The part of an RNA shown here (small-subunit ribosomal RNA, 5' domain) has 525 nucleotides and comes from an uncultured bacterium.
Context: one part of a larger RNA
RNA sequence: GGAUGAACGCUAGCGGCAGGCUUAACACAUGCAAGUCGAGGGGCAGCACGGGUAGCAAUACCUGGUGGCGACCGGCGCAAGGGUGCGUAACGCGUGAGCAACAUGCCCUAUACAGGGGGAUAAUCCAGGGAAACUUGGUCUAAUAUCCCAUAGUAUUUAGAGGAGGCAUCUUCUAUAAAUUAAAGCUUCGGUGGUAUAGGAUUGGCUCGCGUGACAUUAGCUAGAUGGUGAGGUAACGGCUUACCAAGGCUAUGAUGUUUAGGGGUCCUGAGAGGGUGGUCCCCCACACUGGUACUGAGACACGGACCAGACUCCUACGGGAGGCAGCAGUGAGGAAUAUUGGUCAAUGGGCGCAAGCCUGAACCAGCCAUCCCGCGUGCAGGAAGACGGCCCUAUGGGUUGUAAACUGCUUUUCCAGGGAGAGAAACUUACGCACGUGUUGCGUGACUGACGGUACCCUGGGAAUAAGCAUCGGCUAACUCCGUGCCAGCAGCCGCGGUAAUACGGAGGAUGCAAGCGUUAUCC
Numbered sequence: 001g002g003a004u005g006a007a008c009g010c011u012a013g014c015g016g017c018a019g020g021c022u023u024a025a026c027a028c029a030u031g032c033a034a035g036u037c038g039a040g041g042g043g044c045a046g047c048a049c050g051g052g053u054a055g056c057a058a059u060a061c062c063u064g065g066u067g068g069c070g071a072c073c074g075g076c077g078c079a080a081g082g083g084u085g086c087g088u089a090a091c092g093c094g095u096g097a098g099c100a101a102c103a104u105g106c107c108c109u110a111u112a113c114a115g116g117g118g119g120a121u122a123a124u125c126c127a128g129g130g131a132a133a134c135u136u137g138g139u140c141u142a143a144u145a146u147c148c149c150a151u152a153g154u155a156u157u158u159a160g161a162g163g164a165g166g167c168a169u170c171u172u173c174u175a176u177a178a179a180u181u182a183a184a185g186c187u188u189c190g191g192u193g194g195u196a197u198a199g200g201a202u203u204g205g206c207u208c209g210c211g212u213g214a215c216a217u218u219a220g221c222u223a224g225a226u227g228g229u230g231a232g233g234u235a236a237c238g239g240c241u242u243a244c245c246a247a248g249g250c251u252a253u254g255a256u257g258u259u260u261a262g263g264g265g266u267c268c269u270g271a272g273a274g275g276g277u278g279g280u281c282c283c284c285c286a287c288a289c290u291g292g293u294a295c296u297g298a299g300a301c302a303c304g305g306a307c308c309a310g311a312c313u314c315c316u317a318c319g320g321g322a323g324g325c326a327g328c329a330g331u332g333a334g335g336a337a338u339a340u341u342g343g344u345c346a347a348u349g350g351g352c353g354c355a356a357g358c359c360u361g362a363a364c365c366a367g368c369c370a371u372c373c374c375g376c377g378u379g380c381a382g383g384a385a386g387a388c389g390g391c392c393c394u395a396u397g398g399g400u401u402g403u404a405a406a407c408u409g410c411u412u413u414u415c416c417a418g419g420g421a422g423a424g425a426a427a428c429u430u431a432c433g434c435a436c437g438u439g440u441u442g443c444g445u446g447a448c449u450g451a452c453g454g455u456a457c458c459c460u461g462g463g464a465a466u467a468a469g470c471a472u473c474g475g476c477u478a479a480c481u482c483c484g485u486g487c488c489a490g491c492a493g494c495c496g497c498g499g500u501a502a503u504a505c506g507g508a509g510g511a512u513g514c515a516a517g518c519g520u521u522a523u524c525c
Base pairs, nucleotide, nucleotide: 001525002524003523004522006521007520008519009518010517013376014375015374016373018371019369020368021334026332027331028330030329031328032327035076036075037074040073041072043069044068047067048066049065050063051062052061053060054059083287084286085285092212093211094210095209096208097207098206099205102204103203107200108199109198110197111196112195113194115149116148117147118146125138126137127136128135129134155180156179157178158177159176161174162173163172164171165170185192186191213259214258215257220250221249222248226246227245228244229243230242231241232240262284263283264282265281267276268275269274289310290309291308292307293306312323313322314321315320340366342365343364344363348362349360350359351358352357379410380409381408382407389401390400391399392398393397415462416461417460418459419458420457424452429447430446431445432444433443434442435441436439469514470513471512472511473510474495475494476493480509481508482507483506484505490497491496
């Protein structure tokens, strides 16, 4: 000098853009953050409409008939998105390869199929238990829930035959025999969903080369440890697991141990080499009170799922139960220090749904903070009696503050008041029309939908009006005098100032530097 997720002191007009718990992965009150589908199902608690009965009426009761729909069965989603950096020095990450050792819901392409039957169960109803959380028994019933039979092959398994290829295990093609495994309906009749197989796409799993901290004041480490065989297990290879056998495996090219740390793209600095860094954004990894375990599922060993153990907090009728903000806000604590218990699904994206739509603290916006960067303003021109006042001096005078002020003219960025006013809206949906390949197709026109927000922006009027500080002035280092103090009080980054004439302390005047900031501290180059 540059830089920062900064903090502190003094000061502070506006706009744009970005950023905002670096500490306690400390504990958390409250609200919200993952639902959706009635075009799968039985139904009907509540709402609305209709109908019926009683009644003069008000009203009461009944009724799934309709819109719709609480709870329930079922499907899809909840493994994404969002958060954090505890752990991890590791195939974790980066990069380049490999899988002849693998999986892949939804999506796309192609081929084929969907015949018949059965038994349950939740809800409901009945009867209980419990303070509660919740729960037990009985009865009835449905399905795209579930089971059985049939049918099926380029599927799976087994057996042997022939051809071709390779990289060792092998791969591939052809035909043969046997065995095994499928399905679901809904419908406005247009479709949509279902099953099997093959291929694609996407996403993931595994393996390897190389690279990726510190300490040798850590020198030896290792018993599933190294390899083989059999068996098991996995989507898959493999000591992944297990039984037996062998005698291995790693290591001064640093094993093992201890300690530190998420990695990368990046970012800062530097002419570069290098050094430092990993906050925001993107990719990957790990984690979800602590430890462990599996279930479901295409996918989890699952942040807002389950079970067990532990610590902590809460409720309790003392028998027993409930919870997990490292989601968004917010609270306490810690700390030098870091924001609102805001608005909207309008856009983008996600889930479900044929759709309408619903959900979405993702996201988009707004609020707070000079925390960073950028831009603008705080006027401009004229104006000498060089005014008053202040300060200084060689003091009837002079210098300086200083064209500075007053005063005159001008402008209006900002500001105040009034008025006008966007883009972000494209789609979806819907109405009409047209086109042809007649399809829930394409095109055109109209309608509908904006949180931000009457915001940005524009116009009119008013009036210099609303707006300057901070640090420094001995040298390094731009900027000097007076007064006070008297090795005191104090200053200080280094050298060093201060003991009676201090340009170095404190004040004043003046000056210098930067400027809505300026200085200090901390850290990196």
It matches the Rfam family "Bacterial small subunit ribosomal RNA". Rfam links the family to the GO terms structural constituent of ribosome and ribosome.
RNAcentral holds the full RNA, with entries from Greengenes and SILVA.
The coordinates come from a structure-prediction model, not an experiment, and the mean pLDDT is 83.